[in-house]
């Protein structure tokens, strides 16, 4: 350089899926279950995704009630990427 076989310990988390649970919802929390994850620990700062009870306006029916879209606000998503920030292990 090639070309074959061999490869760590202790261990963590826990997809979807079912059962309660709280939330309008999106989702969150426990139990069960593991799809995967070397940060699939923690942190909404910048992107993105996702909800829409309830608020303004519009509209389509209708005349009590509905149903659609925009908008502003709210709210989740960290197993969407980026950023921060803390933890394991050392063969090379």
């Nucleotide at each position: 350089u090639a070309c074959g076989g061999g490869u760590a310990a202790g261990g963590g988390c826990a997809a979807a899926c079912u059962u309660g649970u709280c939330g309008a919802a999106a989702g969150g929390c426990a139990a069960g279950g593991a799809c995967g994850c070397a940060a699939a620990g923690c942190c909404a700062u910048g992107g993105g995704u996702c909800u829409u009870c309830g608020g303004a306006c519009g509209g389509c029916a209708g005349a009590u009630c509905g149903c659609c879209g925009u908008c502003a606000c709210a709210g989740a998503c960290a197993g969407c990427c980026a950023g921060g920030u803390u933890g394991c292990a050392g063969g090379a």